[in-house]
RNA sequence: UCCGAAAAAGGUAAACCCUGAGAGAUCAGGGGGCACAAAGCCAUCGGGUCCUGGAGGGGACAGCCGGGCUGCCGAAG
Numbered sequence: 001u002c003c004g005a006a007a008a009a010g011g012u013a014a015a016c017c018c019u020g021a022g023a024g025a026u027c028a029g030g031g032g033g034c035a036c037a038a039a040g041c042c043a044u045c046g047g048g049u050c051c052u053g054g055a056g057g058g059g060a061c062a063g064c065c066g067g068g069c070u071g072c073c074g075a076a077g
């Protein structure tokens, strides 16, 4: 470094419910816990999906895939 243990410590938090914001995708807070070894960050890296619009365009998703940057722990190989 690859790798990721029926290891330890710690972390994130799907559906659903409540409250709030938004026309919407969706987001924020609380409860919850399906999962996650980057489920940390980047949507001004590419693709994709979704919302909106007659269109140009505008917007959402990083827990859809690839990529970039950063990063905890350490058995076996």
Base pairs, nucleotide, nucleotide: 002077003074004073011036012035016031017030018029019028020027021026034063040069041068042067045066046065047064048061049060050059051058052057
A computed fold for a 77-nucleotide RNA from a Nitrospirota bacterium, annotated as c-di-GMP-I-GGC riboswitch aptamer. The source organism's lineage runs through Bacteria, Pseudomonadati and Nitrospirota. The sequence was found by an Rfam model in a public genome assembly. Its mean pLDDT, the model's own confidence on a scale to 100, is 89.